[in-house]
Context: one part of a larger RNA
Molecule: large-subunit ribosomal RNA, domain IV
Organism: Verrucomicrobiota bacterium
This record gives sequence, C1' cells and structure tokens, in this order.
RNA sequence: ACCUCUCUAAGGAACUCGGCACAUUAGCCCCGUAACUUCGGAAGAAGGGGUGCCUGGAUCGUGGCAGCAAUGUUGCGAAUUCAGGUCUCAGUAAAUUGCGCUUAGCGACUGUUUAACAAAAACACAGCACUCUGCAAAGUCGUGAAGACGACGUAUAGGGUGUGACACGUGACCAAUGCGGAAAGAUUAAGGCAUCUUGUUAGUCCCGCGCGAGCGGGGCGAGGCUCGGUGUCCAAGUCCCCGUGAAUGUCGGCCGUAACUAUAACGGUCCUAAGGUAGCGAAAUUCCUUGUCGGGUAAGUUCCGACCUGCACGAAUCGUGUAACGACUAAGCGACUGUCUCGGAGAGGAUCUCG
Repeated sequence: ACCUCUCUAAGGAACUCGGCACAUUAGCCCCGUAACUUCGGAAGAAGGGGUGCCUGGAUCGUGGCAGCAAUGUUGCGAAUUCAGGUCUCAGUAAAUUGCGCUUAGCGACUGUUUAACAAAAACACAGCACUCUGCAAAGUCGUGAAGACGACGUAUAGGGUGUGACACGUGACCAAUGCGGAAAGAUUAAGGCAUCUUGUUAGUCCCGCGCGAGCGGGGCGAGGCUCGGUGUCCAAGUCCCCGUGAAUGUCGGCCGUAACUAUAACGGUCCUAAGGUAGCGAAAUUCCUUGUCGGGUAAGUUCCGACCUGCACGAAUCGUGUAACGACUAAGCGACUGUCUCGGAGAGGAUCUCG
C1' cells in the first nucleotide's frame, strides 16, 4: 500500500455527473397532524412526550371464603394509573427496527420486460373509439386437405386496429393514398363466334421413266387440325361518380393600414383540398440561447413562475389538467454524516519484503 470493520477535533456536501456510499431515523404507548382530494385518502404526514428496576395505593378484570343480599375479606394479572424510592452516559440501553419535507416532469394506479451491462418515461392495464363477423361466423393453424381453435360461445358475443384511469375537450381539409358504395359510359385478359390468312394433305391434274404393277418430279387442293390478322361478345379491376378522419395523412405567402413612436383589430393580393381552432408553449419539443423579466442563492448554463419572437407544440401517432401511486427523472430545504477540507488512530485478514 490492499480488503473488511470501529472511532475521529473544528467544519458539515465545500466531494461528486449525481449526497454514490456512509450516517441519521427506527420497536411499543400517548398526544398531535397541513395543503390538496376522485372524500377513499394524503397519514406512521409533520411535530412532541413516555419507556428499566423496587415498594405501596387505587381502578379494572378474574378466582377463593363469609353472608339471604348489599357487601366484606383474601389471592392472581405480562391490564390501566398514582405516589415514593433506586442505578446508569444511556431503560425499544444488545439484536430486530421508517430519515423527513417542498416543487416540477413523465406514466393514472397493482403489474410486465432486455435469463448474464438497460426495470424505465418502454410493455400491459381497466376505460374509450373505429372496424370486421348472422354461425359451416369473421379470424387463426394445417399440404388449396382432413381436422382443430374460435366455442360446447352467438353481436351485452368473438376477431382486428388505435388510444390508454378519471375530469374537461377532441377544430378545419376527402386534393393525394386507403377503405366503403354505386353502376351510365370508357378501357380490358383468357375464351367463344364470324371472317381472312399460314402450314399440313385425302384427293386430283400435268411431266418424265417403265411392257406392267409402279417409281420420280411439279401444280391445284376439300374437311380437320394449325400459325397469324381483323371484327364482334364478355368478368373483376382501372378510369369516372359519391361517401369516409378516434382511416394513412395535411393544416400558407407577400404588401399596406390607427392623430408621437411602436403594433395592427382592418384592408389588398397570390396560391390551396383546407390553411392550426381550443388548450399549451425557450417545453423530455427552442437552433439563435446562459432568450427577457420575476423568485430562490453572497454568487444559479440547472430549477420554479411568467412572457410568446412555437428554427421545428397541438387535439385518441390524442390536447390540457389531475388526488393517489413510483428502487423513475430534475431542483430545493431540514436533519445527518470521513463524500470532502485532510488527514489521523485502532481491530481483524491476505499478499510482498525483512527477521
């Protein structure tokens, strides 16, 4: 020097990303307990007092004895209480055994998760909404199967998607994409029909050879099949039309204007499917930025309250609040401490060196 532990003057977070770790608190009884609140909570809020042993009394509980009864008397109690005494630094003397409070963010909550770097603001959740499904259900598994699940259920049911308790709310846009509907017209595959055509050839004609049967060459060529073309008939789909946002999504620009200035309720103009409503806002979102003002500090890039110039919030990819809850995140106050100023002393252990 290292590991585990104990103590430490004065200070008390000055440590550090951060009070990480340590310390404080702690049991039981009594008193007492705020804002806020969904009236349940918050709450063990906070804060304060008591606590051993011995003796005696009272009350209460529960037995014995006497008495007809009231009652008296005598025990027990680890129940309550009063008085006196006594020892210690200290009486939940050891061990077990909450630190508390305030503010803000996020998520309502209990729950779930990256087995072995992440427990969270992520997932889930009850609730809400949309949508599909009439039962041989939709949907899922399976080989386009049988069969099974759904379900021995039946729309107050089942599947899918989104949101995520509760309170108040949830604006505009259907142009694009998606979905639903409608079917007049346009487009349109394979296929059918009609017609033309290509190839093939039963047959037939011509030429040559052969005594003959026949052989060789060439032309035409029905029907069938077939290559290709044209016309016509024809489905869904697409185009077209309508609807649909708690469907995917989207929600403007420039210029001017009021009797100081500034600003612009107002006006003009261009574009658009429509131009962001309520609410919130330097925010888990703000680049400029440590924005500006206020609060807290002696001093505050963080924090809290405002402002609005929202680079680039915004309404179920929910908006804004919210009691309770949280090994969550941020800020502060008290208490407490070797985290630190800044080290020191000690106990036990292991390693190394020396003996």